[in-house]
RNA sequence: GGAGUCGGCCAGACAGUCGCUGCCCCCUGACGGGGUGGAGGAAAGUCCGGGCUCCGCAGGGCAGGGUGCCAGGUAACGCCUGGGCGGCGCGAGCCGACGGAAAGUGCCACAGAGAAGAUACCGCCGAUGGCCCCGCAAGGGGAUCAGGUAAGGGUGAAAAGGUGCGGUAAGAGCGCACCGCGCCGGUGGUAACACACGGCGGCACGGAAAACCCCACCCGGAGCAAGACCAAAUAGGGGAACAGGCGGUGCAAGCCGCCACGUGUGGCCCGCACGGUUCCCGGGUAGGUCGCUUGAGGUGCCUGGUGACAGGUGACCCAGAUGAAUGGCUGUCCACGACAGAACCCGGCUUACCGGCCGACUCCUUUU
Numbered sequence: 001g002g003a004g005u006c007g008g009c010c011a012g013a014c015a016g017u018c019g020c021u022g023c024c025c026c027c028u029g030a031c032g033g034g035g036u037g038g039a040g041g042a043a044a045g046u047c048c049g050g051g052c053u054c055c056g057c058a059g060g061g062c063a064g065g066g067u068g069c070c071a072g073g074u075a076a077c078g079c080c081u082g083g084g085c086g087g088c089g090c091g092a093g094c095c096g097a098c099g100g101a102a103a104g105u106g107c108c109a110c111a112g113a114g115a116a117g118a119u120a121c122c123g124c125c126g127a128u129g130g131c132c133c134c135g136c137a138a139g140g141g142g143a144u145c146a147g148g149u150a151a152g153g154g155u156g157a158a159a160a161g162g163u164g165c166g167g168u169a170a171g172a173g174c175g176c177a178c179c180g181c182g183c184c185g186g187u188g189g190u191a192a193c194a195c196a197c198g199g200c201g202g203c204a205c206g207g208a209a210a211a212c213c214c215c216a217c218c219c220g221g222a223g224c225a226a227g228a229c230c231a232a233a234u235a236g237g238g239g240a241a242c243a244g245g246c247g248g249u250g251c252a253a254g255c256c257g258c259c260a261c262g263u264g265u266g267g268c269c270c271g272c273a274c275g276g277u278u279c280c281c282g283g284g285u286a287g288g289u290c291g292c293u294u295g296a297g298g299u300g301c302c303u304g305g306u307g308a309c310a311g312g313u314g315a316c317c318c319a320g321a322u323g324a325a326u327g328g329c330u331g332u333c334c335a336c337g338a339c340a341g342a343a344c345c346c347g348g349c350u351u352a353c354c355g356g357c358c359g360a361c362u363c364c365u366u367u368u
């Protein structure tokens, strides 16, 4: 100098001006004046986990859903940290739904002879039995009918351990050595797991559990439009008081019936249906208040820990709206400005994103 890996931070700056909004102060009060605060790293997707609220709930089981190497962190998690194993990269590092396939059932397209207690298509052999030829015979030769064979070819994502030597008719864990594999033990490690430690077994059934399933652990439901409080008009519910005439009953209060009156239906009458006034009570609606932002809060320093994180201590308050604020304009400067905007809160994950800065580390090249 170039290429790259990991972690952290910023997200146009400054000034003026006009607005919006929470809180505080002044003012009798206000829409007035002053002060102060006013989006994000993802506020997003609503995918996990928790707080909070209401409902449900003795306990247990079934069903259903989720998670899945080990240890730790945490309020909890499917998150994070450290480690193991596997894969990728020269490396710093990155990625992994990473329990069980000898519990059972099912599946393995196409190709291929054969796809799971396998298969003979080509090839090889044809020792053995049979056939043909030569030979008196012993024996030799030939073809390959039976048959043998998983070395080689071919198909496939995958063909039933690999390499070598022996062995054989040709072959084959058939035998042996090494490698690999399984089981048992030993050693190290909290554990996952590791071991060029020992023994046994020729080797024993491939893949896939993001097929059913088995094993272990976890899980009640709904969500701030949760939920709590105050509470108008109108209508409806309950109670009290008062209310036209006549008749019946009753000592009376009252009850019942008829008429009158009013309202609706209808052009009108009859008919039919309904029944008044005032006050009080309680429920609900409109509306308002709370929930609402001080919290598993962030942060400086110290301590413990490899780390996630935890403990101590000091100072801090950092949006809280409800048609819903956080904006517009002007000027100057620069590297010319991305993705995007709270709605109960918090911890994560995922996704989107112009660019810039800092730190640690790796590889290549050059110079000294």
Stems, first nucleotide, its partner, number of pairs: 001364010012333007020038007040339001044350002047348005052223004064219005069083005084098001085096004099214002104212002107207002121153002123149003128146002131142004161179006180203001181201005186195003227290004237281006244259006261275005297316001299314006334337001

A computed fold for a 368-nucleotide RNA from a Gammaproteobacteria bacterium, annotated as Bacterial RNase P class A. Rfam family: Bacterial RNase P class A. The family's RNA type in Rfam is ribozyme. The sequence is in RNAcentral, with records from ENA. Model confidence (mean pLDDT): 77 of 100. It is recorded under the gene name rnpB.